[in-house]
Context: one part of a larger RNA
Molecule: small-subunit ribosomal RNA, 5' domain
Organism: Candidatus Microgenomates bacterium
RNA sequence: GAAUGAACGCUGGCGGUGUGCCUUAGGCAUGCAAGUCGAACGAUCCCGAUUUAUCGGGAUAGUGGCAGACGGGUGAGUAACACGUGAGAAUCUACCCUUUAGUGGGGAAUAGCCCCGCGAAAGCGGGGGUAAUACCGCAUGUGUCCCAAUUUAUUGGGAUAAAGUCUUCGGACGCUAAUGGAGGAGCUCGCGCGCUAUCAGCUUGUUGGUGGGGUAAUGGCCUACCAAGGCUAUGACGGCUAGCCGAUGUGAGAGCAUGAUCGGCCACAAGGCUACUGAGACACGGAGCCUACACCUACGGGUGGCAGCAACUAGGAAUAUUGCGCAAUGGGCGAAAGCCUGACGCAGCGACACCGCGUGUGGGAUGACGCUCUUCGGAGUGUAAACCACUGUGGCGAGGGAUGAAUUUUGACAGUACCUCGCUAGAAAGCACCAGCUAACUACGUGCCAGAAGCUUCGGUAAUACGUAGGGUGCAAGCGUUAUUC
Numbered sequence: 001g002a003a004u005g006a007a008c009g010c011u012g013g014c015g016g017u018g019u020g021c022c023u024u025a026g027g028c029a030u031g032c033a034a035g036u037c038g039a040a041c042g043a044u045c046c047c048g049a050u051u052u053a054u055c056g057g058g059a060u061a062g063u064g065g066c067a068g069a070c071g072g073g074u075g076a077g078u079a080a081c082a083c084g085u086g087a088g089a090a091u092c093u094a095c096c097c098u099u100u101a102g103u104g105g106g107g108a109a110u111a112g113c114c115c116c117g118c119g120a121a122a123g124c125g126g127g128g129g130u131a132a133u134a135c136c137g138c139a140u141g142u143g144u145c146c147c148a149a150u151u152u153a154u155u156g157g158g159a160u161a162a163a164g165u166c167u168u169c170g171g172a173c174g175c176u177a178a179u180g181g182a183g184g185a186g187c188u189c190g191c192g193c194g195c196u197a198u199c200a201g202c203u204u205g206u207u208g209g210u211g212g213g214g215u216a217a218u219g220g221c222c223u224a225c226c227a228a229g230g231c232u233a234u235g236a237c238g239g240c241u242a243g244c245c246g247a248u249g250u251g252a253g254a255g256c257a258u259g260a261u262c263g264g265c266c267a268c269a270a271g272g273c274u275a276c277u278g279a280g281a282c283a284c285g286g287a288g289c290c291u292a293c294a295c296c297u298a299c300g301g302g303u304g305g306c307a308g309c310a311a312c313u314a315g316g317a318a319u320a321u322u323g324c325g326c327a328a329u330g331g332g333c334g335a336a337a338g339c340c341u342g343a344c345g346c347a348g349c350g351a352c353a354c355c356g357c358g359u360g361u362g363g364g365a366u367g368a369c370g371c372u373c374u375u376c377g378g379a380g381u382g383u384a385a386a387c388c389a390c391u392g393u394g395g396c397g398a399g400g401g402a403u404g405a406a407u408u409u410u411g412a413c414a415g416u417a418c419c420u421c422g423c424u425a426g427a428a429a430g431c432a433c434c435a436g437c438u439a440a441c442u443a444c445g446u447g448c449c450a451g452a453a454g455c456u457u458c459g460g461u462a463a464u465a466c467g468u469a470g471g472g473u474g475c476a477a478g479c480g481u482u483a484u485u486c
Base pairs, nucleotide, nucleotide: 001486002485003484004483006482007481008480009479010478013357014356015355016354017353018352019350020349021315026313027312030310031309032308035066036065037064040063041062043060044059045058046057047056048055049054073268074267075266083192084191085190086189087188088187091185092184093183096181097180099178100177101176102175103174104138106136107135113128114127115126116125117124118123143160144159145158146157147156148155149154150153164173165172166171194240195239196238201231202230203229206228207227208226209225210224211223212222213221243265244264245263246262247258248257249256250255270291271290272289273288274287293304294303295302296301321347323346324345325344329343330341331340332339333338360390361389362388363387370381371380372379373378394424395423396422397421398420399419400418404413430475431474432473433472434471435456436455437454441470442469443468444467445466451458452457
């Protein structure tokens, strides 16, 4: 000098764009943050019409489907194939796209519902009866998989599917088996990626093999047996620290430091363990168990998990609203209308940062008053003020008024930005410094005191270094100080 997610002191006019718990991965009242589908299903309720047979519309608890593995948060753990980069083979893939073939015929249950019972509650049990795109056989086998054979593209044997709904009757959306793709995911390896030797030896599923198991898949991943290996001064093992990267800061560069915001990957969800479901989880707002904590209780037993958005409390030098809206973008479900969405879009607060603008402009005296200094003559403040003329960034009032919205509808922001008219110099300058480094000097007070200080140092009676005043210098809605990095 530059920089910061900064803090503190003094001061503070406006706008735009960003940004805001770095500390206790401490604890959390309250509200919201993941639902949706009646065009899968039975049932119940409501409304309307009515020819009393029904028809139309709406709502929902439950069964079922899809989504809750995304999106959002945090960085505790992790020095590791976690990450970055480049390769690879033994894999899986819901939704989407391509292509091929099919979608036949049956059955038995169960929730909801009704009846009964237990319990304070959470909830649970028994009986009866019901539906499906829920569940289970049978058939078929384009195909796919397995076994065998062989003339290597065929043959033989075995196994293996399905679900309907709506309809304007054209079809649409589905379902099953397979092929290829796209995107996604798992796995392996080369290289790169902190400090420490006051850590020198480490290892028994350890290193390799065989058989078996397991997985979507390779593999000591697991297991039985066999062998005795494997790693290490090119730093094993141990200890400490730490999420990694794109990037960011600085620097002429090499480098050094950092990893907030934004983007990619990883890990975690009160602390641990476990699996279930599923294409995908060993699952933040799913389940079970243990622990700690908190709450309810009729004392028998139950309930909870903000490192989602706000808010509260504690900690701290320190970090915001219990706001508005799904209008846009994106996501989930749905045939659609649509519903949900604290993702997101906006608004609020903070000079926290960057950028832009303003606090007036022109004229105006050998130069007022005041103040300061003085050699008492005067000098400085100083065109500065007053005064005259003008302008309207801004401010106030009135009127108009968007883009963002996509062919109709649909705007939270917002009557906002912006435009026009009128009025108004009116609300709007401070902070630090002035011995040298370093731009800027005098007076008074103080008297090694009070104090200053980044370094050299200054202050003990003439202090340009302390305090005040006048003057000056620098930056300016900021200026200084502190901390940290280069």